[in-house]
């Protein structure tokens, strides 16, 4: 002086699904079911050390009352950031013995 992790200041990104009642459809309201988050006015998650998201996908394969429940696909192919502060190991540089 560089750098990990962390704080913080702005601005960006993204997703919200399954099921039972009300009750013939919608809309609405209220339970259950995964999850960070199923409240689009609401929360949360993610920003190149990118699996937050998206596309393949009306996808495969296993389980469930059902689903983006699990897992594979996935060393696939896309995808949004800068700066401040601190600073661990450790490196690099000058300069002295």
């Nucleotide at each position: 002086a560089a750098c990990a992790a962390g704080c913080u200041a702005u601005a960006g990104g993204g997703g919200c699904g399954c099921u039972g009642a009300u009750a013939a459809a919608a809309a609405a309201u209220u339970g259950g079911c995964u999850g960070a988050g199923a409240c689009u006015u609401g929360u949360c998650c993610c920003u190149u050390a990118g699996a937050a998201c998206c596309u393949g996908a009306u996808c495969c394969a296993g389980g469930u009352a059902a689903u983006u429940c699990u897992g594979g696909c996935g060393a696939a192919g896309g995808g949004a950031a800068u700066g401040g502060c601190u600073c661990a190991a450790u490196u690099c540089u000058a300069u002295u013995u």
Description
Predicted 3D model of a 97-nucleotide RNA (TPP riboswitch aptamer (THI element)) from a Candidatus Zhuqueibacterota bacterium. Its Rfam family is "TPP riboswitch aptamer (THI element)". Rfam's curators write: Vitamin B(1) in its active form thiamin pyrophosphate (TPP) is an essential coenzyme that is synthesised by coupling of pyrimidine and thiazole moieties in bacteria.